[in-house]
Context: one part of a larger RNA
This record gives sequence, C1' cells and structure tokens, in this order.
RNA sequence: ACAACCGCGAGGGAACUCGGCAAAAUCGCCCCGUAACUUCGGGAGAAGGGGUGCCAGCUCUGAGGAGAGCUGGUCGCAGUGACUAGAGGACUCCGACUGUUUAAUAAAAACAUAGGCGACUGCCAGUCCGAAAGGAUGUGUAUAGUCGCUGAAUCCUGCUCAGUGCCGGUAUCUGAAAUGGGGGUACAACCUCACGAAGGACCGGUAAACAGCGGGGGUAACUAUGACCCUCUUAAGGUAGCGUAAUACCUUGUCGCUUAAUUGGCGACUUGCAUGAAUGGUCUAACGAGAGUCCUACUGUCCCCGCGGUUGGUCCGGC
Repeated sequence: ACAACCGCGAGGGAACUCGGCAAAAUCGCCCCGUAACUUCGGGAGAAGGGGUGCCAGCUCUGAGGAGAGCUGGUCGCAGUGACUAGAGGACUCCGACUGUUUAAUAAAAACAUAGGCGACUGCCAGUCCGAAAGGAUGUGUAUAGUCGCUGAAUCCUGCUCAGUGCCGGUAUCUGAAAUGGGGGUACAACCUCACGAAGGACCGGUAAACAGCGGGGGUAACUAUGACCCUCUUAAGGUAGCGUAAUACCUUGUCGCUUAAUUGGCGACUUGCAUGAAUGGUCUAACGAGAGUCCUACUGUCCCCGCGGUUGGUCCGGC
C1' cells in the first nucleotide's frame, strides 16, 4: 500500500441501487393512550406520549424473602448509563390460517389443511398386497372405509349430454369357441344352418364426469349508441361476477390521485387479441423470512470520501 472485519464522521438524507441490498434507527419495565376494518375473538406491544439513577425520611401490603408508593435532596451529556433488548404506518396481489417441501443453488403464490362435492361399497363388502394360500383396511360396518376433484368462513356456483367417458335399458340386428343339424368325403379336409354371452348397433340418463359455451345486417326527431327487429348457424351460444388483470397483443389503453418529472403503484372506465363460476367465481378479518408501491423515522447506500483499530502463507521499502 492492499484486503477482510470493526469504530467514528461536518453538511445533505435514498440523490445510491433492479430494489433502502447492507448499515443505522427502535428496543427492557411502569403509567397514560390507541384508528380503519372485523368472522366481534381480534386488529394491539396498533399508533403516539410520559417516567426510569443515587441518598434521606415516611406510608401501605406481605408470615417472610420482598413489593407498591409519597415527600425532600443530589450527580452526570446520558440512569433498562455496559450487556441484554420490536423500527413504525398506508395501499394492492397471492395463499384463508398453524403446518410441509427440492438433505447440498428454489420455503414459495407450490404441497397439505379443516370445510364442500362426487364415485364405489350391505360386509366372505369395496379398495390394496399376493401366483396361491393368505394378509391389510378391521375384530371397523354407510355418522364407516376407499378413490377422485375443490380448498376456511361469507355471497354464490348459470347454459350445453352433439363428441368422449361412465351408468342403465334393449322387441330387433350384429356377435367367437363350444354344442346341435344338413351337405360333402371310404375317413377327413371343406361348405352351410341353428343356438347365441360379453361387447357393439339402437334407446335413455349423467357436467362439483373429460369438456364446450357463435357470426352477419338494420334500427331512436343532432351525432353517437342500440332497449328493438331480421338472418345464417350450434349440443348450447358465457349468466352472476370480476376485468388493460400473476390473464390485455395493440399498450406506456383513457381519466383521476400520488411525483418537479412515474413504462411504477392505487382508484375508476372497459369493445375481455385470448376473464368467468369446485380445471371453482367474487369478496374477505386474521396470518406470511411470499410479490409490488408509497410515507415517517433513520442512516457513509450515495454526494465524496476521510480518520482510527485488529488481522494477514499478499506487495513494496528498511534493518
């Protein structure tokens, strides 16, 4: 000199940066006080404010250790004097929550969850393991067990059974072997008829089964728009909601708020390239080492770097 770790810093205070990353700040205990919202439990240690040492006297409580308080005095920059020890608030998205996870790059919005719905199953059940014997669920019995989807609560969950799947039915048709009949062959091969299971055809049901949920014209006494009408077409043409969204290409949509300035954030509008109802829709108190935005406090993140400490298989110089 450099590096790592640490201490301090005038004035400014996020101007740094993808982003306050890191650091700083807050911090214990006592008293006062405490909003929106809410599932009335919470939110809440919300926020915010005051006090805090030592000495003397006194009061009260207690069996005691001890605790609570009043008055006066006194020192310091500072009294939870070191150590210890929450920064806070506002809005939105996602997931209800506590929990679980990629041992060694991912802790999450993923998984699980309580709750909801559907399917199978009447018990020698159904489901699973096993070639079987046998075993598990279970010495349980539909308020049970297994499987699948969804994922607390609140408010709800629209239309379509044409396709695929599943369930049920079925006069008739189709439908293998076996069996029976006829023909054929010295025996056979072979030809053929009848019978006729499951399955299929056919007929129904079923969407919290897999899934799907249109197009073109015209129309109101300014214009615009189109409650209304016509037409093609489908199994049915997307309902309630929500909506430029973790979904919107155009797009930095338009308007408002926030800023001196905003491809950000929030609130509206909304013709949604390509939202949408248990592949759940919407809303939501509480919760979150989740994602985005803003404000206060605070700061060497920065303007712009300086000084100091400790350490060093480093470099340079001296001995």